[in-house]
Context: one part of a larger RNA
RNA sequence: GGACGAACGCUGGCGGCAUGCCUAACACAUGCAAGUCGAACGGAAGUAGCAAUACUUUAGUGGCGAACGGGUGAGUAACGCGUGAGCAACCUGCCCUAUACAACGGGAUAACACAGAGAAAUUUGUGCUAAUACGGUAUAAGACCACAGUAUCGCAUGAUACAGGGGUAAAAGAAAUAUUCGGUAUAGGAUGGGCUCGCGACCCAUUAGCUAGUUGGUGAGGUAACGGCCCACCAAGGCAACGAUGGGUAGCCGACCUGAGAGGGUGAUCGGCCACACUGGGACUGAGACACGGCCCAGACUCCUACGGGAGGCAGCAGUGGGGAAUAUUGGGCAAUGGAGGAAACUCUUACCCAGCAAUGCCGCGUGAAUGAAGAAGGUCUUCGGAUUGUAAAGUUCUUUAAUUGGGGACGAAAAAAAUGACGGUACCCAAGGAAUAAGCCCCGGCUAACUACGUGCCAGCAGCCGCGGUAAUACGUAGGGGGCAAGCGUUGUUC
Numbered sequence: 001g002g003a004c005g006a007a008c009g010c011u012g013g014c015g016g017c018a019u020g021c022c023u024a025a026c027a028c029a030u031g032c033a034a035g036u037c038g039a040a041c042g043g044a045a046g047u048a049g050c051a052a053u054a055c056u057u058u059a060g061u062g063g064c065g066a067a068c069g070g071g072u073g074a075g076u077a078a079c080g081c082g083u084g085a086g087c088a089a090c091c092u093g094c095c096c097u098a099u100a101c102a103a104c105g106g107g108a109u110a111a112c113a114c115a116g117a118g119a120a121a122u123u124u125g126u127g128c129u130a131a132u133a134c135g136g137u138a139u140a141a142g143a144c145c146a147c148a149g150u151a152u153c154g155c156a157u158g159a160u161a162c163a164g165g166g167g168u169a170a171a172a173g174a175a176a177u178a179u180u181c182g183g184u185a186u187a188g189g190a191u192g193g194g195c196u197c198g199c200g201a202c203c204c205a206u207u208a209g210c211u212a213g214u215u216g217g218u219g220a221g222g223u224a225a226c227g228g229c230c231c232a233c234c235a236a237g238g239c240a241a242c243g244a245u246g247g248g249u250a251g252c253c254g255a256c257c258u259g260a261g262a263g264g265g266u267g268a269u270c271g272g273c274c275a276c277a278c279u280g281g282g283a284c285u286g287a288g289a290c291a292c293g294g295c296c297c298a299g300a301c302u303c304c305u306a307c308g309g310g311a312g313g314c315a316g317c318a319g320u321g322g323g324g325a326a327u328a329u330u331g332g333g334c335a336a337u338g339g340a341g342g343a344a345a346c347u348c349u350u351a352c353c354c355a356g357c358a359a360u361g362c363c364g365c366g367u368g369a370a371u372g373a374a375g376a377a378g379g380u381c382u383u384c385g386g387a388u389u390g391u392a393a394a395g396u397u398c399u400u401u402a403a404u405u406g407g408g409g410a411c412g413a414a415a416a417a418a419a420u421g422a423c424g425g426u427a428c429c430c431a432a433g434g435a436a437u438a439a440g441c442c443c444c445g446g447c448u449a450a451c452u453a454c455g456u457g458c459c460a461g462c463a464g465c466c467g468c469g470g471u472a473a474u475a476c477g478u479a480g481g482g483g484g485c486a487a488g489c490g491u492u493g494u495u496c
Stems, first nucleotide, its partner, number of pairs: 001496004006492005013365006019358002021323001026321003030318003035064003040061002043058006071276003081200007090193002095189007103137002106134001112127006143168003147164001149162005173181002202248003209239003214236006221229001251273004255266004278299005301312004329355001331354003337351001338349004368398004378389004402437001404432005412423001440485005445466003451480005461468002
C1' cells in the first nucleotide's frame, strides 16, 4: 500500500447494485415451508328441481410426488474432493425412438352403519361395498433360467451375432370424439446414479513400529454389481523411514485476496461434489432413502395427563431466549423464472421474484455557481507599524441536480385477439417555488503533507517506532491557523 461477511469511536444528505449469526451443530413459543388428481374408485354432504337428473365440495381407497427444491459444515485426512482413465462387474421412475400385446375368471377391504374401550393420542368387534387396489388362469418373442452348438473377435475371467428343443414371467382402464390420456413386455437412447484405479492437496518423529477378517486362496451366502462385503475351511501373510500406526487440525474444489511473478493466505456470498438433520442404532416402502418437515428402538431434554398413558424435534422462512465486539421483517406475491400433481382449467410452492432494516461494502451525485476590497466586523498573532483568517463573508446577478409538492406514467406479458403486474402510481417525463433542506473526521517533532499563542510544569498526559513532559513544550490540553481524506474519517483485528 491492498483486501475484509468485520467490530468500535465521532459524524451522517440521496440513489443504484451487492452483502448481512464468522460465536452456542445452544434451546425453541407462534405461523407458514409438499402437495395434487373427481378424466382411477365407491360413498357422504350441499345446491337446483315434483322427480329423473345435473352441478359443487370432499373424509376414505388408489396413483404420482414427497429421495427434488431449501438449510448447515458437526463429523470426515477418506477414492470424501480435484483431475484423468476404466466397468467384458452395474442400476436408472418420469422423457424419446422402435416392435408386439392388452383374452377370461375371482376373493377381499377402507370409507359407511351398528355396538364398544380410552382423559387423550388412539383403537376393537360385527355387517355392507368399489376400483387403474389385490390374487388366479390363458397367451408370449431374439426377455430370464438350465442344457447343448456354430462363427467372428478380444482385455485373463470372456464379448458379440445366429439358430435348437425345455422351463419361467404380462397387462387397466378412463373420458367421450380429440385415431386423446393411460396399461404390459422387450430392445435402444437420453438423463441421473453405483463401483474400481493412477496422480494431487495440512501439522507433529518430543508419534516407529502397526495389523487376526488382518493379507491371500477355495467354497457358500449377499448385492443392481465387483469385492473379506459376510461366513466356513486352508495358508501366513499385508503395511511402514518414498513416514505405516498414533495424535492434533480441517468439509474439498471452481474460485477469492495479495503479489511483477514465483509464491503466500482464504474456502463468506455464486456454482460443482460430499456429509449431516436433537444424540446413537435399525430397517420398511420405493426406480431412487437407510429418508430434515416418514417409521421402529434406546438416550437426554421439553410439554400434556383423569397417573393408566401420550406428544415433540427451526443446521427450511420469519421470529424468541441465550452466547457474543457483532449480523435484518413473525412483510407482499405466485405477475415473471423454475418445480410437483393434473387431459386441462387450475391448485400448491418462505424455491423464487420483490419490498423492509443496516454507510456493511462498491459505484455515482449533491451540500451551489459567477461576481464581489471598504481587503468590513469579529477572532488569532504582533516588533503595535501591521499580518492572517480572506473573495472567505455580506452585497449583486444566476442556476435548481438531489430532496419537497402537483400532473402524466411504463418495459418486465406471452400464441391472432382478449385477459393476467407483487414490485408500483415505482422508474421515467413535465411543471412549481426558493440557495432554499444537506460536512464531518483524523492529523500538523522526525519517519510524514501541515506552526503559532496560552495553560500545565517528569504533574496531567501522549506514543506505531525513535521518543516528548522536571517554567518560554511546533510532541500534553485548549484556541487560531494549516495539511489530508470526505458521507465518511480514524482506531482495532486478520491476511498478502
A computed fold for a 496-nucleotide part of an RNA from an uncultured Eubacteriales bacterium, annotated as small-subunit ribosomal RNA, 5' domain. Model confidence (mean pLDDT): 85 of 100. It matches the Rfam family "Bacterial small subunit ribosomal RNA". Gene Ontology terms of the family: ribosome and structural constituent of ribosome.